[in-house]
Context: one part of a larger RNA
RNA sequence: AGCAUAGGGUGAAUGCCUUGGCACCAAGCGCCGAAGAAGGACGCGGUCAGCUGCGAAAAGCCACGGGGAGCCGCAAGCAGGCAGAGAUCCGUGGGUAUCCGAAUGGGGAAACCCGAUUGCGGCAAUGCGCAAUCACCGCACACUGAACAAAUAGGUGUGGCGGAGGGAACCCGGUGAACUGAAACAUCUAAGUAACCGGAGGAAAAGAAAGAGAUAUCGAUUUCCUAAGUAGCGGCGAGCGAACGGGAAGGAGCCCAAACCCAUGGUCUACGGACUAUGGGGGUAGAGGACCGGCGGUAAGGGCUUGCGGGAAGAUUCGAAGACGUAUGGAACUACGCACCGAAGAGGGUAAAAGUCCCGUAGGAGAAAGCGAAGCGAGCCUAGCCGGGAUCCGGAGUACCACAGGACACGAGUAAUCCGGUGGGAAGCAGGGGGGCCCACCCCCCAAGGCUAAAUACGACUUGGUGACCGAUAGUGGACUAGUACCGUGAGGGAAAGGUGAAAAGCACCCCGGGAGGGGAGUGAAAGAGAACCUGAAACCCUAUGUUUACAAGCACAGGGAGCACGUUUAGUGUGCGACCUGGUACUUUUUGUAGAACGGACCGGCGAGUUGCGUAAUGCAGCGAGGUUAAGGUAUGAAGUACCGGAGCCGAAGCGAAAGCGAGUCUGAAGAGGGCGCGAGUUGCAGUACGCAGACCCGAAACCGGGUGACCUAUCCAUGGACAGGUUGAAGCGAGGGUAAAACCUCGUGGAGGACCGAACCACACUGCUGUUGAAAAAGUAGGGGAUGAGCUGUGGAUAGCGGAGAAAUUCCAAUCGAACCCGGAGAUAGCUGGUUCUCUCCGAAAUAGCUUUAGGGCUAGCCUUGUUAUUAAGGAAUCCGGGAGGUAGAGCACUGAAUGGGCUAGGGGGUCACAAGCUUACCGAACCCUAUCAAACUGCGAAUGCCCGAGAUUUAACGAACAGGAGUCAGACUAUGAGAGAUAAGUCCCAUAGUCGAGAGGGGAACAGCCCAGACCGACGGCUAAGGUCCCGAAGUAUGAGUUAAGUGGAAAAGGAUGUGUCAGUGCGAAGACAACCAGGAUGUUGGCUUAGAAGCAGCCAUACAUUGAAAGAGUGCGUAACAGCUCACUGGUCGAGUGCUGGUGCGCCGAAGAUGUCCGGGGCUAAAACUCAACACCGAAGCCACGGGUUCAGCGCAAGCUGAGCGGUAGGAGAGCGAUGCAUUGUAGGCAGAAGCGUGACCGAAAGGACACGUGGACGAUAUGCAAGAGAGAAUGCCGGUAUAAGUAGCGAGAGUCAAGUGAGAAUCUUGACCGUCGAAAGCCAAAGGUUUCCUGGGGAAGGUUCGUCCGCCCAGGGUAAGUCGGGACCUAAGCCGAGGGCGGAAGCCGUAGGCGAUGGACAAUCGGUAGAGAUUCCGAUACCACCGACGUUUGCAUGAACGAAGCAAUGACACAGAAGGGGAACCGAACCGGGCAGAUGGAAAUGUCCGGCCAAGCGUCGAGGCUUAAUGGCAGUGAAGCACGCCAUUAGUGAAGGCUGAGGCGUGAAGGGGAGUGAAAUUAGAGUAACGAAGUCGGGGUACUCACGCUGGCGAGAAAAGUUGCUAGUGAGAACGUAGGUGCCCGUACCGCAAACCGACACAGGUAGGCGAGGAGAGGAUCCUAAGACGACC
Repeated sequence: AGCAUAGGGUGAAUGCCUUGGCACCAAGCGCCGAAGAAGGACGCGGUCAGCUGCGAAAAGCCACGGGGAGCCGCAAGCAGGCAGAGAUCCGUGGGUAUCCGAAUGGGGAAACCCGAUUGCGGCAAUGCGCAAUCACCGCACACUGAACAAAUAGGUGUGGCGGAGGGAACCCGGUGAACUGAAACAUCUAAGUAACCGGAGGAAAAGAAAGAGAUAUCGAUUUCCUAAGUAGCGGCGAGCGAACGGGAAGGAGCCCAAACCCAUGGUCUACGGACUAUGGGGGUAGAGGACCGGCGGUAAGGGCUUGCGGGAAGAUUCGAAGACGUAUGGAACUACGCACCGAAGAGGGUAAAAGUCCCGUAGGAGAAAGCGAAGCGAGCCUAGCCGGGAUCCGGAGUACCACAGGACACGAGUAAUCCGGUGGGAAGCAGGGGGGCCCACCCCCCAAGGCUAAAUACGACUUGGUGACCGAUAGUGGACUAGUACCGUGAGGGAAAGGUGAAAAGCACCCCGGGAGGGGAGUGAAAGAGAACCUGAAACCCUAUGUUUACAAGCACAGGGAGCACGUUUAGUGUGCGACCUGGUACUUUUUGUAGAACGGACCGGCGAGUUGCGUAAUGCAGCGAGGUUAAGGUAUGAAGUACCGGAGCCGAAGCGAAAGCGAGUCUGAAGAGGGCGCGAGUUGCAGUACGCAGACCCGAAACCGGGUGACCUAUCCAUGGACAGGUUGAAGCGAGGGUAAAACCUCGUGGAGGACCGAACCACACUGCUGUUGAAAAAGUAGGGGAUGAGCUGUGGAUAGCGGAGAAAUUCCAAUCGAACCCGGAGAUAGCUGGUUCUCUCCGAAAUAGCUUUAGGGCUAGCCUUGUUAUUAAGGAAUCCGGGAGGUAGAGCACUGAAUGGGCUAGGGGGUCACAAGCUUACCGAACCCUAUCAAACUGCGAAUGCCCGAGAUUUAACGAACAGGAGUCAGACUAUGAGAGAUAAGUCCCAUAGUCGAGAGGGGAACAGCCCAGACCGACGGCUAAGGUCCCGAAGUAUGAGUUAAGUGGAAAAGGAUGUGUCAGUGCGAAGACAACCAGGAUGUUGGCUUAGAAGCAGCCAUACAUUGAAAGAGUGCGUAACAGCUCACUGGUCGAGUGCUGGUGCGCCGAAGAUGUCCGGGGCUAAAACUCAACACCGAAGCCACGGGUUCAGCGCAAGCUGAGCGGUAGGAGAGCGAUGCAUUGUAGGCAGAAGCGUGACCGAAAGGACACGUGGACGAUAUGCAAGAGAGAAUGCCGGUAUAAGUAGCGAGAGUCAAGUGAGAAUCUUGACCGUCGAAAGCCAAAGGUUUCCUGGGGAAGGUUCGUCCGCCCAGGGUAAGUCGGGACCUAAGCCGAGGGCGGAAGCCGUAGGCGAUGGACAAUCGGUAGAGAUUCCGAUACCACCGACGUUUGCAUGAACGAAGCAAUGACACAGAAGGGGAACCGAACCGGGCAGAUGGAAAUGUCCGGCCAAGCGUCGAGGCUUAAUGGCAGUGAAGCACGCCAUUAGUGAAGGCUGAGGCGUGAAGGGGAGUGAAAUUAGAGUAACGAAGUCGGGGUACUCACGCUGGCGAGAAAAGUUGCUAGUGAGAACGUAGGUGCCCGUACCGCAAACCGACACAGGUAGGCGAGGAGAGGAUCCUAAGACGACC
């Protein structure tokens, strides 16, 4: 370390439970709101954070009713109360009801701020408090009243009315998508859907025919069934889809306008009247009405309102019978026994299972208020009928038409009908509309006005009920503080989380421990129910025991098995471990094919996918049957439901034909022929199956469209503010000098320009390198680089929005998202694509082909599979033989068609000859033809094998066949062999054909190895025989036999080519007349052959070479050699030797040719008369094949059955069949169960499987079996979902940076406290404050978690405390950008714009300083000294109409403004000091000094002075603007010369200050505390000078640089008191703690990032650079 067992931990599954959900039914009810809603904010409790309740009258107040003993909510405790004088509680009514919200006095950033009027309270008075009222719009009325006379618009008022906003669905209307479907897409579809908007009601809408129809009629509307998926519409595609009629529910009809009459008002009048407006009467329909004549009449009846009446509902209430006995038990409701009730045996509770214990149940009773049928009564309203036919009336920019649209089922169609935008435009009862173009006849109806219940739709809400609905990953998102926590700027998104026990009896006390926790004791039936609490599975983590393991090579298992240990569901029987041997590359998916290094899964648990509705089809079962069946609806009962009624309708009973039509036939046809289609029982329900329409098996897009939310990021713009150390350069202009006729020009100076230069802060498009890359950081750090007075940077407020904005332009940005943001919705879009799809067994079992396809990885039909029927098919199918037949391949052939070799011959051509012509000639080419030898897929005068077709034949097989009907799957195939093609007579290539195998096939062989060889696995077993292939060992079987071959490890990889390898066969030459080889000898002469040549002599070259001679033989020479000769050889000959020798060809086996990547071409060892190869014959081994034995199952046959016999039983897609199991329901209040259910754990038991018992333990209350039924019905995979737990791993990391020591505290100290030393920052890492945060601040305590370690500590947890303002900031003041916006304009609606007006700071205006103080506050408290506004007793002055005083929202001035530059004044900081004050003082030479250290200050206000800057002043007159005046402008006069005066002005001085502060000295309280209280000196001189201030003051140029309030003046106007001084008084609301370059803000973090503004010392330095330091802050958190 593995396996097993036992005991634990962790964890939460499972079981059981249910307070919560889900669905449906019935009844009720169907709005709330200016009398302030819905919804909230903030409060209210003795103690109170949340929920609930309530509202300053605040877990409540009053009254009435109920009720009757306890109560003060969830929710305990403590403390304190209430209640028989009736509480709490329940019902009804009333009171109160802060603030926000339509929100409504005005404003606004909802829950806040600021008002006015009237009344009341309070104060001397102001401030202050309380109550009521005060928005806008519409209508009505009244009054008033412009331009413009009347009038109107407008205005005002009302104790007049109404609206506004909210709400689940339903309803009507306005606007109106897209995805999608059409396998693309545009008409079309989706769909008038979604969405947005307006409006209404409890319902809405529609509605009393200018209707529907058809030769008949019906008689408003609405809803249901049917008609009917019919008629139709339709790229006649996809799809869309009526009506008439029939059956039901319900049932209801009316009123105006007009004619005519009357009244009133007005206008006109020829005074007769006419016209007109309003009101009353009249009248309402297609058989009309008015009008005229006649009859009738106030009521029957009807309608509305109301009274009596009685009922339902409702707080509540009455309500039978065992608190029976015994047993068990913690407990009885259990068991047994004996009783009782029942109009009550529904249900729940009670310590378990209860008719009789409790609540209830059946059945009764019931207040006030509200509601209320029949009936009875009262009031009010309500009229027709007949006749006449002269006249009048009966809905006009209407009907209708044209054009362009829309709605009708109906898409422009023959397109009627209905509605509209534009244009045209009737009739008038002798009229008009309709009947699907139009016309006629006929029929129906009367438009252009209006109202109308019921039947119908829906459910936010109340009550009751039900469930073959869920039971905590389910059911609502939510059983629990849930729309909470949390995420997001926002719209919006959106969780997890139930269970102690009967009862808290929730562990007193003791022990260990700092605690947490644990051990005892105790409670309890149980603590292994202890709050992390019922049960308590698995992963995972431990401990113990048994066994195994340290030479061992692996999908971890299977078969065998030594050894060790144990002892069982007790069976003649195992269990655990297991050395060693043999075999053996997971699962799923997708594939031709996967161990595959192709996909998916870390592991475990739970959840997780063919369903439902309607329709169609065949099948099965059932009912009835020439019939079958009801639908809506109704009736009865009623808990569910059931039964019956209901025959409308549907299917069938007759077909054929285009139809007329005929009819068991009919159509075609000339036909009486032929042929086609007919002349077969259905129908309704249920079930499984398939298909269609629906999301339709589940998950998954990228996208499209609608409505909203976003410019806190970023882009641009608008408004208003802010910042830019220091240094450098030196433009224009100007001045001086020179120069010129004058200029120009030159020099010097002055000057200070610039998208100028260098360079910090600041910025950053970041230009480069490195680091970082699970970072410190979702873009940074570091070292450099760029810009840094500008087209620059930045704060605050605002504008622009997705079919869009913005963009110095990059497809760049618009909240870490951008070729079209985000959120929600249409929506379950669609996905011919990928993935996944869950128990078992049995039978059969494919395909990867054809045709068509915008088709090729998809489909449809056929093919191939399956199931059923025909079926009492047996003449069917298949194989072989036999008989018959078609054919043109292999082969062959060359007549044909072509190709093609050699030869011959020849027409013709070329050359030569030739003046031309003709002719002749030719070692030239050459068709045709002839001979020889050939070739062909697209040649055939020939022609197989095989295959194919036919057959009343033979044999074999024995349904293998056919038709019809239901269901499929398959359309990617692969290799091997053979035959072709393509390719290169390449490919593990492509494409066909035939066959096989794989696919979907295991077993044996081939070392291993889908496709090769053998062979087709129903199961069992330690039997036998074989196949391929094997038999030396690994390895089962021959070291077998006989005969050869090979020497190469050939065997055990390969070609052209090469070779005297070797066996064998054949041919041929030479050879005892002596071959071949070797050795000895010869190898000569003419001649140096001739020629050539410098030379050429056998041997450079040319010619001759069958030259000749001698000889045994010897070339006019085979080679070497020389300048040429020479020389050495060879051929050839003789000798020696003594038997074979040489060559050629065929064939067997070998050799070379032969270089590669991890290690070698036998699987290895190894093998040589073999263990190689060849031949022969024998034996054996060898498989899941075959045989034998036992068993199962299917089918067939036989049998009554039991059973027997025979054949079969590999299998993916797929078809068919039979079963197992979980949940619920019925039987069922079942059996069983506290003497122990479910669940969980273990076991060696049973079954062919899915699975099922039994026993023990745990558990502590439920719950089988059987037979049926119903479905959320079976998990290993979906990068599935949720949770838990591993692994990596005690690994990476611990986020810039200096600590050390001592003491203290403490259970414990590197980390806390204190001290000392050391170190860091110091334009910051110090200080202030804005935004933002929101208690983090201070004190005491704590030590679980958070803190990257620790922790005694903390920005953590608990408790208590802390923020004080007339003057600071904001409001009670103002306005900018912008926003809102009465009226108004525009627009389908929503809404948009905008005047008056208002809001809105980032700006304008505006009154306080110094010091002190606590643990935490200070310009806020305190001390001192001030200032502002208002009130104001009192005093003074002044006015009274000859005008005191006030004074506009009007007029005017001021307020009032940019940038750059330069010079100056002043103070501050700071520095120095020998001067002043205080402390200290010399161990060793001196040193009391000119040593050393520290310190040498102060505001507002008031008074005064004042550098400097600006400036003419006064008076009078006048035009215009204007309501007026002032003012502006002009003119005149006077004064005046850079002065006075005026205005402004930092600062100085004095005062403030006999004060404060101040170095230092320095107590007490025991030590601690405290350098605290207290005391307290000096206070001068000099330097220095900025960015502060004078002050945008001056100068300069061009880019020419807010508004209003305020202030001042003026007038309009008001009109009796007012002004001044003063004691005294009043002074509201909000903020104020703390962090604030950061551990408290924005970045998910105690994050190396980001964050506007102010102060910012010394030395060195130009400097805020840089280095070192002060004050101060830190040592950064392993």